[in-house]
Context: one part of a larger RNA
Molecule: small-subunit ribosomal RNA, 5' domain
Organism: Gammaproteobacteria bacterium
RNA sequence: GAUUGAACGUUGGCGGCAGGUCUCAUACAUGCAAGUCGAACGGGGUACCGGCUUCGGCCGGAAAUCCCAGUGGCGGACGGGUGAGUAACGCGUAGGAAUCUACCUGGUAGUGUGGAAUAACUCGAGGAAACUCGGGCUAAUACCGCAUACGACCCAAGGGUGAAAGCGGGGGAUCUUCGGACCUCGCGCUAUCGGAGGAGCCUGCGUUGGAUUAGCUUGUUGGUAGGGUAAGGGCCUACCAAGGCUACGAUCCAUAGCUGGUCUGAGAGGAUGAUCAGCCACACUGGAACUGAGACACGGUCCAGACUUCUACGGAAGGCAGCAGUAGAGAAUAUUACGCAAUGGGCGAAAGCCUGACGUUGCCAUGCCGCGUGUGUGAAGAAGGCCUUUGGGUUGUAAAGCACUUUCAGUAGUGAGGAAAAGCCUCUUGCAAAUAGUGAGAGGUCCUGACAUUAGCUACAGAAGAAGCACCGGCUAACUCCGUGCCAGCAGCCGCGGUAAUACGGGGGGUGCGAACGUUAAUC
Numbered sequence: 001g002a003u004u005g006a007a008c009g010u011u012g013g014c015g016g017c018a019g020g021u022c023u024c025a026u027a028c029a030u031g032c033a034a035g036u037c038g039a040a041c042g043g044g045g046u047a048c049c050g051g052c053u054u055c056g057g058c059c060g061g062a063a064a065u066c067c068c069a070g071u072g073g074c075g076g077a078c079g080g081g082u083g084a085g086u087a088a089c090g091c092g093u094a095g096g097a098a099u100c101u102a103c104c105u106g107g108u109a110g111u112g113u114g115g116a117a118u119a120a121c122u123c124g125a126g127g128a129a130a131c132u133c134g135g136g137c138u139a140a141u142a143c144c145g146c147a148u149a150c151g152a153c154c155c156a157a158g159g160g161u162g163a164a165a166g167c168g169g170g171g172g173a174u175c176u177u178c179g180g181a182c183c184u185c186g187c188g189c190u191a192u193c194g195g196a197g198g199a200g201c202c203u204g205c206g207u208u209g210g211a212u213u214a215g216c217u218u219g220u221u222g223g224u225a226g227g228g229u230a231a232g233g234g235c236c237u238a239c240c241a242a243g244g245c246u247a248c249g250a251u252c253c254a255u256a257g258c259u260g261g262u263c264u265g266a267g268a269g270g271a272u273g274a275u276c277a278g279c280c281a282c283a284c285u286g287g288a289a290c291u292g293a294g295a296c297a298c299g300g301u302c303c304a305g306a307c308u309u310c311u312a313c314g315g316a317a318g319g320c321a322g323c324a325g326u327a328g329a330g331a332a333u334a335u336u337a338c339g340c341a342a343u344g345g346g347c348g349a350a351a352g353c354c355u356g357a358c359g360u361u362g363c364c365a366u367g368c369c370g371c372g373u374g375u376g377u378g379a380a381g382a383a384g385g386c387c388u389u390u391g392g393g394u395u396g397u398a399a400a401g402c403a404c405u406u407u408c409a410g411u412a413g414u415g416a417g418g419a420a421a422a423g424c425c426u427c428u429u430g431c432a433a434a435u436a437g438u439g440a441g442a443g444g445u446c447c448u449g450a451c452a453u454u455a456g457c458u459a460c461a462g463a464a465g466a467a468g469c470a471c472c473g474g475c476u477a478a479c480u481c482c483g484u485g486c487c488a489g490c491a492g493c494c495g496c497g498g499u500a501a502u503a504c505g506g507g508g509g510g511u512g513c514g515a516a517c518g519u520u521a522a523u524c
Stems, first nucleotide, its partner, number of pairs: 001524004006520005013371006019364002021329001026327003030324003035074003040071002043068003048061005081282003090207007099199003104195008112146004121136006152161003166187006174181002208254003215245003220242008257279004261272004284305005307318004337360003343357001344355004374404004384395004408465001410460005418451001423445009468513005473494003479508005489496002
């Protein structure tokens, strides 16, 4: 000199863009943060219609609508947080072969026919509760057979094995038990081969300090056989051999998430890893598996432990390193806000629902940047202050006065853009028997804004509301007076202060920066 996720002191007008628990991976009150689908399924209810009515209600019902828990599907493995652990194929980079992949996408072939249950519900039992148990009824895209098998898998090459589920819209003939069959379109489902994106695995090289850590290792190193996995492998097991690593630093100890980057520097390098992005690891502590395409799973399950809460003492419940917020710790770090309008995600045919992701708001000079706190004129060089050689000098065109302007803030009005889709209507075109229906394209129409009293613009009034901080001995820009008297004090280094202190304290003056200025800490 540059820099910071900074803190402290004094001061403080506005705006834009960023950033904001670096410490105790400490403990958490409260609310929210993952749901959705009735176009998979049975049931119950509201509303509506009809009938009855003792006016309390009861019974029946086609289509359509809404709600509730349950079965079922997809999603809760993403998104969000943190950096404890980890010196490692964890990360970075360059390669590799023995793999899996839901949703998406391109092909090929199918989607036939049966069955037994179970929740909900109802009846009963236990329990303080959490909840649990038994009897009975019922549905499905839940579950299980049979048939079929283009691909697929196994094979001793003869052969063998293995699948599925329906739902919704529309309809001219034909059939009909008036439910529908049947045809067609869309969404699904099954088998298999590819793609894309994702994931698992292996290897070369690189990746902190310590030798006051020199030897380490028995599934250890390799082989055979078997098991296991989606997959190679001591990954696991049995047997056999005795290997494997190491001063080119093994083992041990300490420290640490890694990278793109960031800061500094002419560079080489040094330091660092907040925000943003990629990867990894973790989710009260330790362990384990289940489900699933994917987890050994932050807001899932089980076991153990510590802690907290409830209890009828038998037993139960919980996990903010999600967003806010609280206590504690600390030099120190924010709202228990608004909205799904945009972007993105989950579910759904869609309308839509959910979304503390996200978009915004609030707080903080924490940082960077921009603007303002007036402009011109004005010598009687006013008064006052300070100094003085008492003549004067300086503060100083500074003020006052005169003439202007109105940025920003204020008040009132006006007012973009962030909004394009989706929906609805019409037309063209594909499928099709079809003027239904539906997919694609074009045109038209209608609606959707949290921020928001938006940005911007216009008008109004008046210089009106807006300057401080550090320093002045040398380094280092800037000097005098008074007080003090080795005292009180200053200090980054040299050093100043013991009666004329440009170095302490105050006044005047000056210098430097300026909504900041200094100090401290840290890095180059």